[in-house]
RNA sequence: AGAGUUUGAUCCUGGCUCACAACGAACGUUGGCGACGCGUUUUAAGCAUGCAAGUCGAGCGGCAGCAGGCCUUCGGGUGCUGGCGAGCGGCGGACUGGUGAGUAACGCGUAGAAUAUCUGUCCAUUAGACUGGGAUAGCCAGUGGAAACACUGAUUAAUACCAGAUAUUGCCGCAAGGUGAAAGACCCGUCUGGGUCACUGAUGGAUGAUUCUGCGUCCUAUUAGCUAGUUGGCGGGGUAAAUGCCCACCAAGGCAAUGAUAGGUAGCCGACCUGAGAGGGUGUACGGCCACAUUGGGACUGAGAUACGGCCCAGACUCCUACGGGAGGCAGCAGCUAAGAAUAUUCCGCAAUGGACGCAAGUCUGACGGAGCGACGUCGCGUGGAUGAUGAAGGCCUUCGGGUUGUAAAAUCCUUUCGGCAGGGAAGAAUAAGGCAGGCAGGAAAUGGUCUGCUGAUGACGGUACCUGCAUAAGAAGCCCCGGCUAACUACGUGCCAGCAGCCGCGGUAAUACGUAGGGGGCAAACGUUGUUCGGAAUUAUUGGGCGUAAAGCGCGCGUAGGCGGUCUUGUAAGUUAGUGGUAAAAUACGCAGGCUUAACCAGCGGCAUGCCACUGAUACUGCAAGGCUUGAGUUACGUUAAGGCAGUGGGAAUUCCUGGUGUAGGGGUGAAAUCUGUAGAUAUCAGGAGGAACACCGAUGGCGAAGGCAAACUGCUGGACGAUAACUGACGCUGAGGUGCGAAAGCCAGGGGAGCGAACGGGAUUAGAUACCCCGGUAGUCCUGGCCGUAAACGAUGCACACUAGUUGUUGGGUAUUUUAACAAUACUCAGUGACGCAGUAAACGCAGUAAGUGUGCCGCCUGGGGAGUAUGCCCGCAAGGGUGAAACUCAAAGGAAUUGACGGGGGCCCGCACAAGCGGUGGAGCAUGUGGUUUAAUUCGAUGUACGCGAAGAAUCUUACCUGGGUUUAAAUGCUGGUGGCUAUCUUCAGAGAUGAAGAGUUUCCUUCGGGGACUGCCAGUAAGGUGCUGCAUGGCUGUCGUCAGCUCGUGUCGUGAGAUGUUGGGUUAAGUCCCGCAACGAGCGCAACCCUCACCCUUUGUUGCUAGUCAGGCUUCGGCCUGAAGGACUCUCAGGGAACUGCUCCGGUUAACGGGGAGGAAGGUGGGGAUGACGUCAAGUCCUCAUGGCCCUUAUGUCCAGGGCUACACACGUGCUACAAUGGGAUAUACAAAGAGAAGCCAAGCCGCGAGGUGGAGCAAAACUCAAAAAGUAUCCCCCAGUUCAGAUUGCAGUCUGAAACUCGACUGCAUGAAGGUGGAAUCGCUAGUAAUCGCAGAUCAGCAUGCUGCGGUGAAUACGUUCUCGGGCCUUGUACACACCGCCCGUCACACCACCCGAGUCAAGUCUACCCGAAGUCGCGCG
Repeated sequence: AGAGUUUGAUCCUGGCUCACAACGAACGUUGGCGACGCGUUUUAAGCAUGCAAGUCGAGCGGCAGCAGGCCUUCGGGUGCUGGCGAGCGGCGGACUGGUGAGUAACGCGUAGAAUAUCUGUCCAUUAGACUGGGAUAGCCAGUGGAAACACUGAUUAAUACCAGAUAUUGCCGCAAGGUGAAAGACCCGUCUGGGUCACUGAUGGAUGAUUCUGCGUCCUAUUAGCUAGUUGGCGGGGUAAAUGCCCACCAAGGCAAUGAUAGGUAGCCGACCUGAGAGGGUGUACGGCCACAUUGGGACUGAGAUACGGCCCAGACUCCUACGGGAGGCAGCAGCUAAGAAUAUUCCGCAAUGGACGCAAGUCUGACGGAGCGACGUCGCGUGGAUGAUGAAGGCCUUCGGGUUGUAAAAUCCUUUCGGCAGGGAAGAAUAAGGCAGGCAGGAAAUGGUCUGCUGAUGACGGUACCUGCAUAAGAAGCCCCGGCUAACUACGUGCCAGCAGCCGCGGUAAUACGUAGGGGGCAAACGUUGUUCGGAAUUAUUGGGCGUAAAGCGCGCGUAGGCGGUCUUGUAAGUUAGUGGUAAAAUACGCAGGCUUAACCAGCGGCAUGCCACUGAUACUGCAAGGCUUGAGUUACGUUAAGGCAGUGGGAAUUCCUGGUGUAGGGGUGAAAUCUGUAGAUAUCAGGAGGAACACCGAUGGCGAAGGCAAACUGCUGGACGAUAACUGACGCUGAGGUGCGAAAGCCAGGGGAGCGAACGGGAUUAGAUACCCCGGUAGUCCUGGCCGUAAACGAUGCACACUAGUUGUUGGGUAUUUUAACAAUACUCAGUGACGCAGUAAACGCAGUAAGUGUGCCGCCUGGGGAGUAUGCCCGCAAGGGUGAAACUCAAAGGAAUUGACGGGGGCCCGCACAAGCGGUGGAGCAUGUGGUUUAAUUCGAUGUACGCGAAGAAUCUUACCUGGGUUUAAAUGCUGGUGGCUAUCUUCAGAGAUGAAGAGUUUCCUUCGGGGACUGCCAGUAAGGUGCUGCAUGGCUGUCGUCAGCUCGUGUCGUGAGAUGUUGGGUUAAGUCCCGCAACGAGCGCAACCCUCACCCUUUGUUGCUAGUCAGGCUUCGGCCUGAAGGACUCUCAGGGAACUGCUCCGGUUAACGGGGAGGAAGGUGGGGAUGACGUCAAGUCCUCAUGGCCCUUAUGUCCAGGGCUACACACGUGCUACAAUGGGAUAUACAAAGAGAAGCCAAGCCGCGAGGUGGAGCAAAACUCAAAAAGUAUCCCCCAGUUCAGAUUGCAGUCUGAAACUCGACUGCAUGAAGGUGGAAUCGCUAGUAAUCGCAGAUCAGCAUGCUGCGGUGAAUACGUUCUCGGGCCUUGUACACACCGCCCGUCACACCACCCGAGUCAAGUCUACCCGAAGUCGCGCG
C1' cells in the first nucleotide's frame, strides 16, 4: 500500500466481497509447563445454607455463662479477681462491597458562582466545664400467646434525660433588650493540684456535602405547535440555604423550525478498540460521578440517609403456624435452580494494606491478601543437539531411466531446560505494647507531649519462589490451508451425483476447487469457524465527493427568515491574534531509565494533554457604532424594437350545410377493395345564404416573454427590454428554507357553442387472429365564459447572480465614425440579444468552449448500488381523477454511462458471380438401375444427414464381412526369451462330421559324439506377453468437406487515443484481383492475388526405330489405274529432348502528361490465349477412433479367434442421382469412311474351322510406336416403314443355352426364340451450361475369376443467347442503428398453471405503555381543635 467481481475487450460510475487489527467471547479438533491478568454481556428472574458491622467494663446498673481466688455446715455462698451474655449509654451501621433497572436530565463532563449554605470525627485559637432534679431499661414477681412477641406491678444507675446559674464572643433586633452550654472516666501526684482521653460555647481552617449558572452531551418532523403553578410580580410559609419549592392576590405571560412538545433508545466520564489523521465504534475490568437495593409510597433518627444486610404501610411471591397470627428480601462473598452458545470454590487468612470501635492490649472486617477451577486473553519456556548416504526399508509418483519423503530415520556421540524423585531454602516484617539510651519545650515534680538510636512478638500464601543432586532422549504437537484473490501440486475415487463455497465460482468420465492419500505452505500449545467493531470505504467526502448523458438542478417567478455583501475615515475590541496565570484527578497512552533470570507485568521521573476560564496587550481582516464617496443598484428626461399580456371591433380564402339553376350516371375510397353515396338526380359546375373554427403567402438559423407559451388586420388599456446623453438618490445589493403567485395538454363542475377534426363506439377491409395500422361514419372533447386540477422528455435532460479568460464568421435591435450621398447602401468600432466553428482549459468519453460543462466567489435545491417503489402506511391538498411528502421486509451481484471491435437489420451507397434476365438441354410424370429414409427381420453390419443420399464401396454368390443362427476353440497369427517335459516332424491313406476339427494307420530324418549324451528342428505346459471394425471424432494427430479460387487476413516501426483500439487496409479512379495509379501520418513487410509448374495451340533445332514415304533405285504382281517387297532417305506427318514466341511491345482516341480503357495493324495466338495443378488468416467442438496412428476407459474359456449356412439383395411407401424412351432431325436392312487415349503374361489373343448367337476349337504374334484387344459410333449412300401404342419403346415373363467360378436357389452377366407392360414430352417446383462450351456419338481404363446405366479418361459432330443489374440467392468494400457478443436460430415482455418464501391490506381480537377527567384510599408529614 491494495486486490477480486458488470464487458468479446476498454475507460468510467457504482455496489458487493477479501487481505489487517481488536474482543469479558462462544463452538469444533487438539492440548506439556509457568508468570500476570480476566471470568452470568442472557433474566434488576427466584433463592436452601454459612459468613459479609461491629466495638467500648477507661460511660452505667450489674453479673447469666467460663476460669481463678476466698469462705463453707460441703448442700453451697461470695463480683473478690481475670473478665463478661443480655440491658441502658456512646461511636460506627450514610464507609467499604454489589448492580446498571430507571434516567435525554444541571444526570454526567468542563469552566465558574454561593453576601444564598451545612459540615460528626480532625487541626489551630479562645473561653468554660457551676448548682440541682425526676425518671427508665436491665434485674425481681406475675399475666397472655403455638410462636414472634406483648402487657402489669415493684425497684435502680449513668458520659441517658431535664431545670437553674454563668456568657468575651454567638443568634434575633435600628436600638433598648431578649435568648443560648457542659459529663465525666482513668493515670500521676509533695494531695490546694497536674496530666491524658472525653464534654460545652465561639472563631478560623481542613475535609466532606448541598444549591445555582455558561458551554457540550443519541435517533425520529410519517411527532409542529406545547404550557395553567404555566411565565413574571407583591406579600407570606418552608428549607442548612437562593428559587412557584408551597400558598393568597395581581398581570398574561413563557418555550418553539438554532427543533419546543411527543415517541424510541441509552447510566455519564477518565478511558478502551480502530484509524496517517480528522473521525467512527464501545463504556467489561481499574478510577471519578450518578442512580438503585423484591415493586410502589412514606417519614423517623442523625453531622450526614429519605438508609442494600434500619423502621412503617400497600402489592406480588416464598416460608412457619396450634389458623388466631407471624417471618423474609444475595444487584455483598461463596453456592443452588431456571434461562442461555456461554462465564469459577458453599477454599485459607487477617501475616500485609486499608477501615470501625477502643487509652491500649485487642475484637471485627467474603474490603483486602492469597490459593483453587477455566488455553478465556497476553507473555515466556520446552517437546532435544551434533555427526550421519548404501541417499536403507516402507509410502507416493513415474516418461520405468528414475524422482520424492530425505540427514529425515536407523546408528554413533553429547546435553538435561521443563516435568519426576530427594535435599537445602528466602524476601514479603514495617514495627505495636514493652524495655534501654539520649535530646528538646513546658512544668515544683511525676505521669504525660515530641524527636532520635538500639532492642523487641507476629507469615494465610507455603516448605512456595529459588538453589543443589539423581536417572534417562527419556514423559510432552497439533490445527488449518494448497483454482484466483493468497504462501503452497500430484495420484486415485466420484461423474451437475456426493459434495465445496468469503467473492468470482468448481462438479455432466482425464476435477491442482468434492472425498482420500502422498507431498507442500502457514501458524504453533494452539489452530480454525462463527459473531461484533473500526479500517481498507474519498462508499456521507470538515480534512476529502458529486448533479448535460452514470443516482442527482425544484416547471418558472416574487419574496420572509437566514447566509453573504462595494469604497474611504474615525471609534470600539465581540470574533481573530500574542503573552501570562489557573485548571484539565490518579491510572492509562508516550519518552527515559529501574525491579521480577527475560517478557508480559509492576514501580519511579519527565513531557504531552490541541479543551475551558481569567488577566494584560495588538487592531490587518470580519463584526458593531458614527460620518462620507460613486463604480454596484435604482430614478427622471429623449429615442427605438417585438406573434409580450388583457379587452373590444371586425376581414378574406377554404371546408361543411341549406336554397335555386345547368347537367347525367356514376361518385368516393384504396396496395387492391368494400362498407358509404347517387335516377327521390349525386359527383361536377354557377349563383345566393347560414354557421363555426383556424389565420396561406410574408415566415426566417427571425422576434417577444421568468417559464408555460405567443402569429390575419385595427383600436384602447398595460408589463418588460434596449440605446445614447445629462442630472439625481447614495449600497438602497445577491441568493432565498418555509410562504405565495403563474403554470402545456388531458381531465372535472356549471352555462353556452359545435363547421372541420375526432378518443370511445359501429361498419368495411387486412390477417391464422386484428379489440391495430388502411377505409366509411361518429359521441365526449377540441371553441367561449366562470371555477377546479398542478402535472409533462414542464429539456439546453445544464439553478440564480457577479467577475475574469485567444480568435473567426453569420444574423436581430440600437449607437458612433469614415466614405459616398437625393436616398438606399458599404466599411470600421461599440452596446444588447441570437446562431455556427474553434484555441487554451476541462471532461470517463461523447463533447463544452465569452450564451462554458473553463477559472473563481456567494446562496439555494438535490444524490449516495439495482429491484421491491415513487409502491404501502400516516398526514396534507383535491368534487373526483389524482397530486405532495414517502418507507420497510424480501431479493440480486450486479444495474448503469461513454466509447471500441465484430455480428445482425423486411437501414443506405458502390461492386461481383450461369445469381437473375436472354437462350439451349434436362429433372419432377413412365419403366428400369442405384443410393437413402421408413418399415420388416434372427440379422437386414457400420458410418455419412444444409456442405449426406451411383457417398466410404476402383465392383457383397463363398471370401470380402465388421451382422445373425448354429457348431468349435483358448493362444491360431507377430516377436523373442526363460523354465519344465516329450521325440518326433514333413508327407500320404482311411474313417466320422456341414465344415472347422477329431480319431486311426502308414511313414520314418539330420549334425557332433568320449556312445553316457549334446545341438538343430518340433509338439505340449507355465510365465512375460497377444488380440478387439468394442466406446469416446466433445481427449487427439493426420487427412478431408464448406464458406471460396471469395479477395481478403495480418505484422514491424512510427503516429493518434487514458484505454479497448485506430491509422496503414479509408478517400478519388481502375482492375478478374488489397491489380495498379494518384492523394494521404504514415513508411515498409508477410500470407493470399498474379507470375514461376504441367498440358493444348505456332515456329525452329536435335533424334530417326518398331514411326514416315515426297522424290530416287531394284525386284515381283497387275484388271495397266496402280499395288506389294527390298534398298535408300529426313523432305513431310509423327516421336523425343531443348529453345523461340505475347510484353498493351506498336499506332489512334479517351483519361490527370497516371493507372487504365476503346479501336486498329501485324501475328498461329491479344490484352490473365484455352485447360489443369495450386485453396490465405480463419469458421462450422463440421466429417472420420471402420484406412492409419494415438491418450483414456472396457472385454480376456470372450466384445478374441475358427467354421458352415444365412443376411448386407427384404418391400405398403417417400426422396435423391441416373439409364432407356415416348419416335420420321426417327426406326430397320445392306454397303461404306474417318479418331484419340489406353490395356495386355495366372495376360491380350490373330488367321483358320464349328455354332443363328453368347461362345467353342485353334494356336501364329506380342512383355508392345512392331502383336493383340480393335468393330469406332453418330456420319455417308441406297432401300423399306408413313404417324399408329406403330417395323416406336423395350419392362415383365416362359423355354432353351453360353461363360466365369469349388459353387450362380436365395443372389451373376450374356445369348437365341417367344412374350411385348407403362410411356404420346410430363403439376407446383427445380438443375446444368457463355465456345470447341451445351447438346449429341461412340472408345478405353481402374476395380475385377465373373459382374456398370456408376466412376475416371479419350476423341467425333457441333449450336443458341447475354438488353441489362429492378428483383431472387451468395459474396466483397464503405457507412449507419443496436438493450445482440453462444453474436437475430440473438435478446426479451406480460398473462396463466403448480409449489414455496417474504411483506402489505383485512371483519376484528388480545396485551402493554402513556395522557386526561372523576371516585375510593394505607402508612406518614404538616396544620387545626381538645387533653
Molecule: small-subunit ribosomal RNA
Organism: metagenome